Predicted 3D model of a 475-nucleotide part of an RNA (small-subunit ribosomal RNA, 3' major domain) from Roseibium aggregatum. The RNAcentral record of the full RNA draws on Greengenes. NCBI's taxonomy places the organism under Bacteria, Pseudomonadati, Alphaproteobacteria, Hyphomicrobiales, Roseibium.
Context: one part of a larger RNA
RNA sequence: UGACGGGGGCCCGCACAAGCGGUGGAGCAUGUGGUUUAAUUCGAAGCAACGCGCAGAACCUUACCAGCCCUUGACAUUUGGUGCUCACUCCAGAGAUGGAGUUUUCCCUUCGGGGACGCCAGGACAGGUGCUGCAUGGCUGUCGUCAGCUCGUGUCGUGAGAUGUUGGGUUAAGUCCCGCAACGAGCGCAACCCUCGCCCUUAGUUGCCAGCAUUGAGUUGGGCACUCUAGGGGGACUGCCGGUGAUAAGCCGAGAGGAAGGUGGGGAUGACGUCAAGUCCUCAUGGCCCUUACGGGCUGGGCUACACACGUGCUACAAUGGCGGUGACAGUGGGCAGCGAACCCGUGAGGGGGAGCUAAUCUCCAAAAGCCGUCUCAGUUCGGAUUGUUCUCUGCAACUCGAGAGCAUGAAGUUGGAAUCGCUAGUAAUCGCGUAACAGCAUGACGCGGUGAAUACGUUCCCGGCCCUUGUACA
Numbered sequence: 001u002g003a004c005g006g007g008g009g010c011c012c013g014c015a016c017a018a019g020c021g022g023u024g025g026a027g028c029a030u031g032u033g034g035u036u037u038a039a040u041u042c043g044a045a046g047c048a049a050c051g052c053g054c055a056g057a058a059c060c061u062u063a064c065c066a067g068c069c070c071u072u073g074a075c076a077u078u079u080g081g082u083g084c085u086c087a088c089u090c091c092a093g094a095g096a097u098g099g100a101g102u103u104u105u106c107c108c109u110u111c112g113g114g115g116a117c118g119c120c121a122g123g124a125c126a127g128g129u130g131c132u133g134c135a136u137g138g139c140u141g142u143c144g145u146c147a148g149c150u151c152g153u154g155u156c157g158u159g160a161g162a163u164g165u166u167g168g169g170u171u172a173a174g175u176c177c178c179g180c181a182a183c184g185a186g187c188g189c190a191a192c193c194c195u196c197g198c199c200c201u202u203a204g205u206u207g208c209c210a211g212c213a214u215u216g217a218g219u220u221g222g223g224c225a226c227u228c229u230a231g232g233g234g235g236a237c238u239g240c241c242g243g244u245g246a247u248a249a250g251c252c253g254a255g256a257g258g259a260a261g262g263u264g265g266g267g268a269u270g271a272c273g274u275c276a277a278g279u280c281c282u283c284a285u286g287g288c289c290c291u292u293a294c295g296g297g298c299u300g301g302g303c304u305a306c307a308c309a310c311g312u313g314c315u316a317c318a319a320u321g322g323c324g325g326u327g328a329c330a331g332u333g334g335g336c337a338g339c340g341a342a343c344c345c346g347u348g349a350g351g352g353g354g355a356g357c358u359a360a361u362c363u364c365c366a367a368a369a370g371c372c373g374u375c376u377c378a379g380u381u382c383g384g385a386u387u388g389u390u391c392u393c394u395g396c397a398a399c400u401c402g403a404g405a406g407c408a409u410g411a412a413g414u415u416g417g418a419a420u421c422g423c424u425a426g427u428a429a430u431c432g433c434g435u436a437a438c439a440g441c442a443u444g445a446c447g448c449g450g451u452g453a454a455u456a457c458g459u460u461c462c463c464g465g466c467c468c469u470u471g472u473a474c475a
Base pairs, nucleotide, nucleotide: 001475002474003472004471005470007469008468009467011465012464013463015459016458019423020422021421022420023419026315027314028313029312030311031310032309033308034306035305042053043052064301065300066299067298068297069296070295073125077124078123079121080120081119082118083117087102088101089100090099091098092097106115107114108113127290128289130288131287132286136284137283138279139278140277141275143273148187149186150185151184152183153182154163155162156161167178168177169176193267194266195265196264198234199233200232201231202230203229204228207224208223209222212221213220237261240255241253242252243251244250317416321375322374323373324372325371326370333364334363335362338357339356343352344351345350382413387408388407389406390405391404392403393402429451430450431449432448433447434446435445
């Protein structure tokens, strides 16, 4: 100087408390461990691994296993030779591949040739998701959006170092004020950026409709006031008032005004560093290793196994509910190898059909919770697992191993031990909708809106963190 203390002091955080809803019990989904296996590819490991890499494993992906094949190679550069460039058909085969056949000369040309592509030969080389994240770059997680981390000069100290950065107040903040052997400065904080909330303005189609006419309908004429859309601007600063404080910074007010009030809400933004944290399987890369194989191609299998254990979720155990009926109101988004309307068929998944739309125009599109009726506390008209069967769709192909529909079946489950998680407001809870990747596959992820709470006395305690101080046989 740090680190640590079941030392002290000050302070903060959904840290506790006060509340609301869960997890832990059940069934299923998903990830992991374990076990099994020819293989069940690999990585991730307290918080910070475990719906994680994977925004989507039937083939492909795919790295794993078995078998069948190739060896200058699937891919790149280069040398020589050659030409039937490419495409199609047939045979063998699981296919890769091998064999046979048909066809035709691909482009430029100064006709010497050159180029693209294929084949043959050859060496240099290619190739490796092989090892090392404890050799690395880059990227990322975490402490933590915590308020800290430092420097120059000066001063003090033999020195390591100290001071500044401590102290008194204050703040979300090393935020600001005052004081002070310090005076200044940098990276962080804040602000500048985006978005939501109010107003003005510009613009008026595909959007809108106050008044006028018109229609089944903003449908059409007309209009751009309103809504909305998307560009520009204004607006909030403790600016005003009162109190308090040290005359300061600031704090308090159920104060005024205001759409908004004390950082208005949300986002982006992550200091010096810590964990030899994670990643050599995104990529890049040193070293090591393989080179007729640890490289490459293909078929099939596996990653989907199953006495079990754990994590994360979904659905429930019902009446604030189930079922039937009714039928109103969103927002984000997507669409041409696409979205697909009307209409018709089917109980349904879906099929036929094909208008319109490169989309404020057409379309996905139906919102769901809501309201009315019924059921009357039962393992039930709760719950839907499992199983049988018949179908639908995607796709060369649904056996291993997809999703969905109809009929039948109708398991566990009556609110969950010890323990444990999230959340402070348009939040929790609850309800549906969309998107990415994708042929198909969502209870996951990322977004969107609808309905919409309770509680916070307080900081003794648990956990984590900041600052000062103290002890130490630790560095």